Description:
A computed fold for a 1712-nucleotide part of an RNA from a Planctomycetota bacterium, annotated as large-subunit ribosomal RNA, half A. Its mean pLDDT, the model's own confidence on a scale to 100, is 80. Taxonomically the source falls in Planctomycetota (Bacteria, Pseudomonadati).
Context: one part of a larger RNA
RNA sequence: GGUGCACGUGGGGAUGCCUUGGCACCAAGAGCCGAAGAAGGACGUGGCCAAGCUGCGAUAAGCCUCGGGGAGCCGCAAGCAGGCUUUGAUCCGGGGAUUUCCGAGAUCCGGAAACGGCACGGAGUAGCCCUCCGUGAGCGGCACGUGAAUCCAUAGCGUGUCGUGGGGAACGCAGGGAACUGACCCAUCUCAGUACCUGCAGGAAAGGAAAGAAACAUCGACUCCCCAGUAGCGGCGAGCGAAAAGGACGAGCCCAAACCCGGCAUGUGCAAGCCCGCGAGCGUUGCAUGUCGGGGGUUGAGGGAUCCACAGGUGCGGUUGCGGACGCGCCACGGGAGAUCGAAUCGGUAGUCGAGCGGACUGGAAAGUCCGGCCAUAGAGAGUGACAGCCUCGUAGGCGAAAUCGAUUCGAGCCCGGUGGUCAUCCCGAGUAGCGCCAGUCCCGUGGAACCUGGCGUGAAUCAGCGGGGCCCACCCCGCAAGGCUAAGUACUCCUUGGUGACCGAUAGCGCAUAGUAGCGUGAGCGAAAGGUGAAAAGCACCCCGGUGAGGGGAGUGAAAUAGUACCUGAAACCGUGCACCUCCAAGCGGUCGGAGCCCUAUGCGCAAGCAGGGUGACGGCGUGCCUUUUGCAUAAUGACCCGGCGAGUUGUUCUAUGUGGCGAGGUUAAGGGUCUCUGGCCCGGAGCCGAAGCGAAAGCGAGUGCGAAACGUGCGUUCAGUCAUAUGGAGCAGACCCGAAAGCAGGUGAUCUAACCAUGGGCAGGGUGAAGCGGAUGUAACAGUCUGUGGAGGCCCGAACCGGUAGAUGUUGAAAAAUCUUCGGAUGAUCUGUGGUUGGGGGUAAAAAGGUCAAUCAAACCUGCAGAUAGCUGGUUCUCCCCGAAAUAUCUUUAGGGAUAGCGUUGUGUUUGAAGCAUGCGGGGGUAGAGCGACGGAUCUGGUUGGGGCCCUUCCCCGGGUACCCCGCCUAGUCAAACUCCGAAUACCGCGUGUGGAUUCACGGCAGUGAGACUGCGAGGGAUAAGCUUCGUAGUCGAGAGGGAAACAGCCCAGACCAGCAGCUAAGGUCCCGAAUCACUUCUAAGUGUCGAAAAGGAAGUGGAGCUGCUAAGACAGCUAGGAUGUUGGCUUAGAAGCAGCCAUCAUUUAAAAAGUGCGUAACAGCUUACUAGUCGAGCAGCUCUGCGCCGAAAAUGAACGGGACUCAAGGAGUGAACCGAAGCUCUGGAAUGGCUCUGGUGGACGGAGCCAUUGGUAGGGGAGCGUAGGACCAACGUUUGAAGGCCGACGGAGACGACGGCUGGACGAAGUCCUAGUGAUUAUGCCGGGAUGAGUAGCGAUAAAGGGAGUGAGAAUCUCCCUCGCCGUAAGCCUAAGGUUUCCUGGGGAAGGUCAUUCCGCCCAGGGUUAGUCGGUCCCUAAGGCGAGGCCGAAGGGCGUAGUCGAUGGGAAGCAGGUCAACAUUCCUGCACCACCGGAAGGCGUUUGCACCGAGGGGUGACGGCGUGUGGAAGGGCAUCCGGUUAGUAGAUUCCGGUCCCUGGAGAGGGGUGGCGGGCAGGCAAAUCCGUCCGCAUGAGCUCCGAUCUGGGGGGACCUGUAAAGGGAACUGCCUGGAAGUACGUCCGAGAAAAACCUCGUUCGGAAGUCUGUCUGGUGACCGUACCUAAACUGACACAGGUUGGCGGGUUGAAGAUACCAAGGCGCUC
Repeated sequence: GGUGCACGUGGGGAUGCCUUGGCACCAAGAGCCGAAGAAGGACGUGGCCAAGCUGCGAUAAGCCUCGGGGAGCCGCAAGCAGGCUUUGAUCCGGGGAUUUCCGAGAUCCGGAAACGGCACGGAGUAGCCCUCCGUGAGCGGCACGUGAAUCCAUAGCGUGUCGUGGGGAACGCAGGGAACUGACCCAUCUCAGUACCUGCAGGAAAGGAAAGAAACAUCGACUCCCCAGUAGCGGCGAGCGAAAAGGACGAGCCCAAACCCGGCAUGUGCAAGCCCGCGAGCGUUGCAUGUCGGGGGUUGAGGGAUCCACAGGUGCGGUUGCGGACGCGCCACGGGAGAUCGAAUCGGUAGUCGAGCGGACUGGAAAGUCCGGCCAUAGAGAGUGACAGCCUCGUAGGCGAAAUCGAUUCGAGCCCGGUGGUCAUCCCGAGUAGCGCCAGUCCCGUGGAACCUGGCGUGAAUCAGCGGGGCCCACCCCGCAAGGCUAAGUACUCCUUGGUGACCGAUAGCGCAUAGUAGCGUGAGCGAAAGGUGAAAAGCACCCCGGUGAGGGGAGUGAAAUAGUACCUGAAACCGUGCACCUCCAAGCGGUCGGAGCCCUAUGCGCAAGCAGGGUGACGGCGUGCCUUUUGCAUAAUGACCCGGCGAGUUGUUCUAUGUGGCGAGGUUAAGGGUCUCUGGCCCGGAGCCGAAGCGAAAGCGAGUGCGAAACGUGCGUUCAGUCAUAUGGAGCAGACCCGAAAGCAGGUGAUCUAACCAUGGGCAGGGUGAAGCGGAUGUAACAGUCUGUGGAGGCCCGAACCGGUAGAUGUUGAAAAAUCUUCGGAUGAUCUGUGGUUGGGGGUAAAAAGGUCAAUCAAACCUGCAGAUAGCUGGUUCUCCCCGAAAUAUCUUUAGGGAUAGCGUUGUGUUUGAAGCAUGCGGGGGUAGAGCGACGGAUCUGGUUGGGGCCCUUCCCCGGGUACCCCGCCUAGUCAAACUCCGAAUACCGCGUGUGGAUUCACGGCAGUGAGACUGCGAGGGAUAAGCUUCGUAGUCGAGAGGGAAACAGCCCAGACCAGCAGCUAAGGUCCCGAAUCACUUCUAAGUGUCGAAAAGGAAGUGGAGCUGCUAAGACAGCUAGGAUGUUGGCUUAGAAGCAGCCAUCAUUUAAAAAGUGCGUAACAGCUUACUAGUCGAGCAGCUCUGCGCCGAAAAUGAACGGGACUCAAGGAGUGAACCGAAGCUCUGGAAUGGCUCUGGUGGACGGAGCCAUUGGUAGGGGAGCGUAGGACCAACGUUUGAAGGCCGACGGAGACGACGGCUGGACGAAGUCCUAGUGAUUAUGCCGGGAUGAGUAGCGAUAAAGGGAGUGAGAAUCUCCCUCGCCGUAAGCCUAAGGUUUCCUGGGGAAGGUCAUUCCGCCCAGGGUUAGUCGGUCCCUAAGGCGAGGCCGAAGGGCGUAGUCGAUGGGAAGCAGGUCAACAUUCCUGCACCACCGGAAGGCGUUUGCACCGAGGGGUGACGGCGUGUGGAAGGGCAUCCGGUUAGUAGAUUCCGGUCCCUGGAGAGGGGUGGCGGGCAGGCAAAUCCGUCCGCAUGAGCUCCGAUCUGGGGGGACCUGUAAAGGGAACUGCCUGGAAGUACGUCCGAGAAAAACCUCGUUCGGAAGUCUGUCUGGUGACCGUACCUAAACUGACACAGGUUGGCGGGUUGAAGAUACCAAGGCGCUC
C1' cells in the first nucleotide's frame, strides 16, 4: 500500500418521522380607501429598554365610554425594581378622543421626501429677535362683487360655496397597438385587436326595450349557455369562423316636437286686451319674433296635438256681482325601480350553556393491554409525558347584544295615472338619411357585397312618409333612425369568516415555515440560504486541567446526555484507528475462471468431530471501461472528479382503432331546473348529436340513382347495428418529452465612465530664440534697402508640474479585469482640469473617422415583458423478463444529415393450403461475353502499283525526267471499337409439367422504425486498368452476430450463442517450446532465403534438373618452364614519335610461333607483358538454350515487417501417405420458455396437466407478462413503547425486477391482501443544489526604504509600549482644504472572528465620552448654463413647448484677529482688543397742508470682468550679523558650541497715489428729476478717499528656570542683505473678453405716509444647518489593492529652476 471486518463525541446532513408555512378549491361576506389628508413611509414612544418585530403617536405597548368576561395582569421576551386588580384589572367586541413629520409635485412658498422659509390674525415680548396656535394651493361648477382696451358690455380680477386631484389584485369599457411565430421561404394572411402603453368607471362593467330576426308561419329588449368547428371566409394555402331555433334570467320607462299658459327681450302698436254673457272697472295690456319656464305628449293592428262626446267626492282661485266654464289642492282607488324616516323579523361584529370512567398490569409517563361501567341530536377534530366518545378545549343541540352595520317585508313620505270618436289641419329627432370616393368592422381578405361605423364631398322626405328583408328592380312581409335611462341571469378575488383535499412536507410547497431581508447594480431592476434538545430547562450547582481562555475530565439532572443548546434520526463521499490475509525483481480495463497457503465459524446439516461455508489470496488461463454518436470506437471522437438529493411522453379537448360495460333500430343528453345527507347523489331537461338510404353539380328521384333518346350498358349504391361511457395505442389543437440559441418587438432605466456642447472657476518651475512696430546711423531725387539699438510676437525651441502613451522588458491563477520599470511625445494652446448642466438606443455623440464611444457590455446599451419565441439542429430521457424483428432502397420534394407515398418489421381479424427454393424436362424472346469487319458505317497501317493532281528540272514545239508532296482504286502484309455487327454463347429471366421441399398466402385494420451504410469476391463507369477513392449491378458478411482461426484485427475463412455439464465428434486452421495436437517417405534451398505478402529493369562461372553444339589420350582446359624475332626507329608528322601522341599504310622475312603490335612504361629509347608457339602435366574441357530454388539490385527517421523463442537431410520449399488437436457447430444428459399437433380435466374461455415435434443471437421497432415507489378505499379492522418507520449488518429465497427472517441502532408510527390514482424507478443532459476529495502542506503572504540592541507588560513577544543606534521621504511618503465616507476621533476594557504570520496590538469587538460661531462655510440675498412653469399654444391619450414667475454656484454680495485651553473641539469655549447689521431710547435736525420728512415701485450710476508683456509696489519667507540665555563629570575649547531674537492692536502723522469743483443751458434716460447724459463758461490741487515712513501707547507670547504634577517666574525681542506676493498702473494683440442683487443717487410720475434721520450717545438682538476624524489602510477601484482623486503652503546647501543630490521641520522602515 491492497482486500475484508470492526470501531470513531470524526466529517457530512441524506433518509424516516413531524409541522408553525404554503397550494388548490367550496360556501358565505365584502367589493373600495382618500383634502375630515389615503395607500405607503420617516422619526419617535417602555422605570431599568441599546437594536429588531408588534402596538401606539408629544394623551405615544396607550386615553374615554358602552357591552362581554371573571382572576389574574404589566406584547414577542427571560430578569430586576415597581405597580394594577372582585370598587371587576389584563383580555375580547361596538362607539368616541388623541393622531408629530413626509407622502396627492401635500394644498402658503420653495425643496436634494420626512427639511428650509414667508404673509396675515392671535398669544407672549420693550420689540418686526425667538417660541406657540390658526388661516393662506391650483383647477372646474354655481352665486355674488368688481371691472380694461371701448359708451353700454365683455375679458380679466376678487370673495363665498360645492366638487376634483392620489392609491388599489383580477374582472370591465374605451383611445392607440407590436413582433417573435405559423404558412416547412415569404409579401396578402396568421400570431392578434393578443402582449404592452394610455384614459376612465363599478361592485360588477358593458349592452338593452327593434328603422330587429325570420319567411308567407311567426317571434318579440339586452346578457350568458348550447347550436358548431356547422353555414361560410381563405395566396380557397396556413388557417379563421357565425346566426336563427332550444335553455337560464326576466322589467320596462322618460324626453324632443305639435298645442296651451306664463316670464323676459326686441319690433310694432293705443285699444284690437283682461275665460265667457251682462254691468262696472283696469290698462308701458294686444300682436309678431326670439328665448326661458310650466302643462301636454312618447307610438307602428301608426301615435299624438287640435276638435267633438263622456267621466268619483270635496275645497280653493281669478278686478268685481250673478251664472257657466276652466285651473289648482285634498281625499278615495290603482301603480312605482332612485333617495329619506319608522316598525318588525333575520343576520354580522364579543360570547354562553353543553352528557358521559374507574381499577389492575407494563412503563419515565397510559390515552396502550386486561377487567368492569356510562353518555350519545355529542364516536368531527385538536391537546394532554405512547393510540382518550366519558381528562382539557371542543363537537351535536340550544341561548345571547348596551352600541353599531347589513338584508327583507310592511307603513309613512315621495312620484305617476281617465275613456272613446272623427281622420280635416298640425307634429313625429338634419348638415341627419341617402349618394360618390377612401377606409374600418362584421364568418365575409372587393368579391355579385348588402347591413353597421368613420373621414372628405354632396345632400332629402314627415305617414299619400321613411328604413330593412345580402348587388339591383317589382310584389309582399317586418320595422319606425338621426334623444335618454334601466335591475336579474354573466366576469373576477387584493381582502374577511368558516370549511374541504387519493395537494406539498423543508433541494418539496409561494421567492420567503417568512424576507423582498442579506447581498449585487449609478439606476430601472435582480435576489438567496437558513425548520426539529427534552414530556418538562430539570440548559450541567460544585470540583479538577487550562490564560479568571477555548476546550475537556469528573459530579449532578433526565427514561435517554453517542438528547448538552455546533443539540431527533444521523446514510454516502471523505478522514482516521485496530484486527485477518496479501505485497518489497515485479508490469496493464483491476475482473472472471481455476487455485496452494493462512485466518474464522453461520439464517444450512450434524450430539460432537466435522461436512460445508466465510475472509484473504501467491500462482496460472482468458480478457482493450461506461455512455453517446456512427458504415465503423479501447480508441488519440463526445460526456462524466466522487457521493447524496432533485431532474424529462403530462393534462385538457376533438377524432380514430382495440378491449370492457350499458341499452339496442335505436343510443345519448347539453346548458339548466328540482330535491337531499350539498365540490357529491338521485330525478327532471330531447334543444341538439350519431345511426337507421342512397345517387346526382343541381332540380330531383329513391332500393335505387347519375349518364343518356334509349339500353340486357356502365359508375356509385342496395347484403354486414349502432350508440353512450370508460381504459389503452395513435393523431389534430394547445409550450405538448426535457434542457439549449443568436435574434425580433413593446415599455421603461441610464451621460457619477466616456463623446460633444453650454455656463462658471482654476493650473501651466525655469531657461532660450528674438517677429511686427519704434529710435538712431547709413542710403535714395524720394522710396526701397542695409546696419545698430529698442521691443517682446509665436497652435516657436529646451525642459519640471500637468496631459499623453513611442519602444522594450516584467507581469499574464498579476500588486493591477490594462499596471510597473527604463525610455519617449506635447507642455501659452485646436491646451489641461474642477463644479453644475444638456443631448437616449435605429437614437445620441463623433467628420483630427477607429464602426470609435454611450457605466469593465456596442455592426445597435441595459432592465423587464411578449416568452415556455422558434430551433428540419446537438445533448439527455430513469425497473425486469418473454416472442418476433428491420432499413440505410425507389419516386417526388428550394430536396439532399428533413419529409410524403411505396418497399422492408410487428400485431389483430378474416381467409387460404402443399408456398418459396432446388433438381429436371419442355417451350420462349434476346444481341451481352466472345468473335468478325474480303457484311455496313467508322478508325488504322507495311510494301508495291495503275491513274489523277501539285511542285522541281528540261523545253521553240512535241516529248521527257525527278519527287522521303496529295489522293481514288487494286494487290500484298498487319490491325481496332461502350455509343460498329454478316455472326453469337454460357448464365440470367418468363411460362408449363414432374420430383424434392416443409410453411405459409391474400385482404382489411392498429402501431412503427428506416430512407448517412461499410467492406470483400465477381462484372462495369469515373480516376492514372491510383486510393481503406467514387458511382452502379450481383453475392456474402458486418450493421443488429457472440464463438473458433487469421499474433493482435466490424466487413476475410469456419460457424449462427435458450440455460447447465471437469462428456463425445468435427470445421476453418493447426500438431518443436510458448500453446491443445505428428509421424513416415522422396527431393530442393545455404540465402536465416524462408517459417507472411514485400518489389522491377538489369546483373552474376550460386546451385539442382532437362537438352543442344564444339574441343579432347594424334593429349584438350588451367597452371608451370621457354620463346615471343628480322627489314624497322615502316612512312608522315614532330624538338623527339623507335609496336604503344596523332595520320597513312599494315607489307615482307625467319620461324614451332611471334601483331608494322593487347596492356603497363620512357622526354624519346629502354624495360615488363599479351596474342601466338613448344615443352611439362594426364582426363575431361568450353560454349549455348529451357527450367526449380537461391544472390545482388534493396535508402528513413528510438530497435521493431517469422507473434516470440528459435529452426538448416529443417520447426524452410515442393510432393506423397497415415493420425491427432481444434468452436457457444453437431451429438449426449438434465432443465426453462414459446409455437403447433394429439390426449385429458373443466359448463366454458386468451384455463390447467401429459406426450411428441419444432423453435428460443439481436440494434431501430412492434407485441405480451410482471416487480417496486407515493397516496386512497375496504379500515374506528390489523401490527406496534414486551419498541413502528428509517439506518447498519448477515453465509436465506426467487429466472429477474425483487422478497423474507434475525441481530444492533432508533424512539413513534406502519400499511399485508384485493382494487384504484399517479409529481412512480437515473450513472451520464460541458445537467441543478449541497457536501467532500485531488492538485498540496505546493504556489503565495502585494513594491528590495532596513534593521539591530536593551528595558517593560504579559500565560505567551521578531511584530505592542519606552529608550538608544541605524535606514527612507522631504514640490513629500510633511501640513491645510473641497468632494466622498459617516463615528473610523478620544478614553477604559477584550482577543472568538476580521488583520494574508503571530499579537498583550489595531481603522476589529464591548462600554463610556467627544463636534459649542452675529464676523469660517452654507440657508435666510442675487443671478448663469439649465430645470420647473399660473394662464397660454400644440398634440390619439400619456404629454410637448413656453410667458409672467420660480428654482439653480462652479460666480457676485455686511462684519475677527492674537494668545491660551481639553484625553478628544476651537477664527466656535476663555482672555484681550475690534467690527457689521437690525431694534428700542435720549438730545438734535427735518416733517406732519396743495407741492419738497421718510418708505416703496420706477430712472440713473456702480457692481462689471479677455490674453500676453512690462513697470510700480513692497508683504510673507530666508540668510548673515547683533543681542539674550545656557554650557553637569573627565579632556580640549570660551572670539567656541547650542537655543532664541516674535505676534495682535489704538492714536498722531511727513510723504505718495486716486478722484474731480462751481455756474448756466438742453429735442435724451417711455412720466418727473437738483440724478445720469450732453453743451458752454469759470476754477485747480482745495475737498474727499486710499497707502503710509516715523513717533507714541496697550495686550500677549517667549528660550530657559522652579516644581512629582497642577502651576508660577521670565531675558533679548534690533540691523543689513536677499526675496518678490497682494494691490495698482501702463503697453500691446485679436479671438473683442457673464448676469442680477447688494450699494450710491434722483424723485409733484405713481402708491403708502405721520412720523422720520445716513451724524452723536446709550440699551438690546443676531435665528437655523455644517464643524469629530480620514486626503489614503477610513474616498473610488470586490481587498488594510504598487492604480485614480480639485485647490492652497511647501524651508536649507547646490543650482536658472518646484530639475537633480543630500538634509531641516515633520513623517515613516511599506503587518510574516